Annotation:
This is a predicted structure of a 531-nucleotide part of an RNA (small-subunit ribosomal RNA, 5' domain) from an uncultured prokaryote. RNAcentral holds the full RNA, with entries from ENA. The prediction has a mean pLDDT of 80.

[in-house]
Context: one part of a larger RNA
RNA sequence: GAUUGACCCUGGCGGUAUCCUUAAACACAUGCAAGUCGAACGGUAACAGCGGGUAGCUUGCUACCAGGCGUCGAGCGGCGGACGGGUGAGUAACGCGUAGGAAUCUACCGAGUAGUGGGGGACAACAUGUGGAAACGCAUGCUAAUACCGCAUACGCCCUACGGGCGUACGGGGGAAAGGGGGCUUCGGCUCUCGCUAUCAGAUGUGCCUGCGUAAGAUUAGCUUGUUGGUGAGGUAAUGGCUCACCAAGGCGACGAUCUUUAGCUGGUCUGAGAGGAUGAUCAGCCACACUGGAACUGAGACACGGUCCAGACUCCUACGGGAGGCAGCAGUGGGGAAUAUUGCACAAUGGACGAAAGUCUGAUGCAGCCAUACCGCGUGUGUGAAGAAGGCUUUCGGGUUGUAAAGCACUUUCAGUAGGGAGGAAGGAGUUGUAGUUAAUACCUGCGACUAUUGACGUUACCUACAGAAGAAGCACCGGCUAACUCCGUGCCAGCAGCCGCGGUAAUACGGAGGGUGCAAGCGUUAAUC
Numbered sequence: 001g002a003u004u005g006a007c008c009c010u011g012g013c014g015g016u017a018u019c020c021u022u023a024a025a026c027a028c029a030u031g032c033a034a035g036u037c038g039a040a041c042g043g044u045a046a047c048a049g050c051g052g053g054u055a056g057c058u059u060g061c062u063a064c065c066a067g068g069c070g071u072c073g074a075g076c077g078g079c080g081g082a083c084g085g086g087u088g089a090g091u092a093a094c095g096c097g098u099a100g101g102a103a104u105c106u107a108c109c110g111a112g113u114a115g116u117g118g119g120g121g122a123c124a125a126c127a128u129g130u131g132g133a134a135a136c137g138c139a140u141g142c143u144a145a146u147a148c149c150g151c152a153u154a155c156g157c158c159c160u161a162c163g164g165g166c167g168u169a170c171g172g173g174g175g176a177a178a179g180g181g182g183g184c185u186u187c188g189g190c191u192c193u194c195g196c197u198a199u200c201a202g203a204u205g206u207g208c209c210u211g212c213g214u215a216a217g218a219u220u221a222g223c224u225u226g227u228u229g230g231u232g233a234g235g236u237a238a239u240g241g242c243u244c245a246c247c248a249a250g251g252c253g254a255c256g257a258u259c260u261u262u263a264g265c266u267g268g269u270c271u272g273a274g275a276g277g278a279u280g281a282u283c284a285g286c287c288a289c290a291c292u293g294g295a296a297c298u299g300a301g302a303c304a305c306g307g308u309c310c311a312g313a314c315u316c317c318u319a320c321g322g323g324a325g326g327c328a329g330c331a332g333u334g335g336g337g338a339a340u341a342u343u344g345c346a347c348a349a350u351g352g353a354c355g356a357a358a359g360u361c362u363g364a365u366g367c368a369g370c371c372a373u374a375c376c377g378c379g380u381g382u383g384u385g386a387a388g389a390a391g392g393c394u395u396u397c398g399g400g401u402u403g404u405a406a407a408g409c410a411c412u413u414u415c416a417g418u419a420g421g422g423a424g425g426a427a428g429g430a431g432u433u434g435u436a437g438u439u440a441a442u443a444c445c446u447g448c449g450a451c452u453a454u455u456g457a458c459g460u461u462a463c464c465u466a467c468a469g470a471a472g473a474a475g476c477a478c479c480g481g482c483u484a485a486c487u488c489c490g491u492g493c494c495a496g497c498a499g500c501c502g503c504g505g506u507a508a509u510a511c512g513g514a515g516g517g518u519g520c521a522a523g524c525g526u527u528a529a530u531c
Base pairs, nucleotide, nucleotide: 001531002530003529004528006526007525009523012378013377014376015375016374017373020336026334027333028332030331031330032329035079036078037077041075043072047070049069050067052065053064054063055062056061086289087288088287095214096213097212098211099210100209101208105205109202112199113198114197115196116195117151119149120148126141127140128139129138130137131136158171160169161168162167178193179192180191215261216260217259222252223251224250227249228248229247230246231245232244233243234242264286265285266284267283268279269278270277271276291312292311293310294309295308314325315324316323317322342368344367345366346365350364351362352361353360354359381411382410383409384408391402392401393400394399415472417467418466419465420464421463425458428454430452431451432450433449434448435447436446437445475520476519477518478517479516480501481500482499486515487514488513489512490511496503497502
């Protein structure tokens, strides 16, 4: 000198970005953060509405009843809860970075090929009974499906035997509907859209292996028995001591094994002319974790933050028999600390889940709020004005200085304020309609286009115009040398200052105050840390 999340004093506006660095990965009240699909299913608890019936009657209103038509609680079923969001405790490791490899799987997505036949039995919901304070159950009975189970049909798949190959034989493994429409009645995969099954390669994602690189300590020198290798078997999606049986006795190590301490890694960031040093907040990639420890289930994918089970600590409820919970999601609370924000708005945009779609959900995200925390920009007026006013300070008492500074005169109105106007972020989606495709079809559906009415949290938006009046807006540190900037008063080795040298013991440019000056400026200085 540069940089950084703290502190003191001070503080006008805007834009952009950031904001728990803490023996506390400490404990958490409350609300929200993962749902969705009725175009898979049986159905209809609730309700705008709709049509129907009954009664009253004011003759089109009210009340009641049934309806699954609009919808839809709970349930069955599908997909998603493995993404997105948080944190850095652990980890010195194939964890990360980089360059390679072979022995893997891959839901959804796009493409190809072949199919989608025919049956069956249940379980919820529900009803009845019943246990429990509750959480939650138990028994009996009824029922549907894209839920479940057989049968038929399989190949370019797998294994084994023969085999060079083709191929043959054996064994295992499959299905599911739904909606719109027409003709027509056999209603059938006929047709359209979307599903489902098998298989093939793709894309994406994932698992595995290897070379090299990636802290400190030798006041850590020896470490290792599934240990190192082989054969065989098991296991896995897959290689492999991954596991097991047997056999051999190996394997690692001063090129630092083992042990101990510390630490998430990287792109990057800070600094530096560079080499390098320090660092890993925000943003992005990877990893690990989810009260602590362990375990598996489901699934394409987890050994799963807002899933399950067991154990532990803690908190809460209880009728004492038993139960419930997990903010390192977003806000918020207590605590710790020098120190870090709102229990805000919206799904309008982008993205995600589900859905055919409309749409629903989304503390992701977009915005707003708080804080000079940082960077950048603007303003706090401009011109003129010597009687060099008054006052202050100083003085050799003449003056000097504050100082064109003020006042006065003439202007301007950025920003803030008030009023008015006003983009862009909006693409889509819906309705009507034209045309093309599809089809037996002028239905439906899809593509392209036209028209119509619309979709904005921010938002009193950005921006523009008008209005009034200099009006509302300057501080902080320093002035002995380093180091830009000097005098007076007070104090008297006292009180105090101090980064270093050092000042202060009666004229202190070094302490305290004042006047003046210097530097930076909505900031300034201090402290800590890095280069």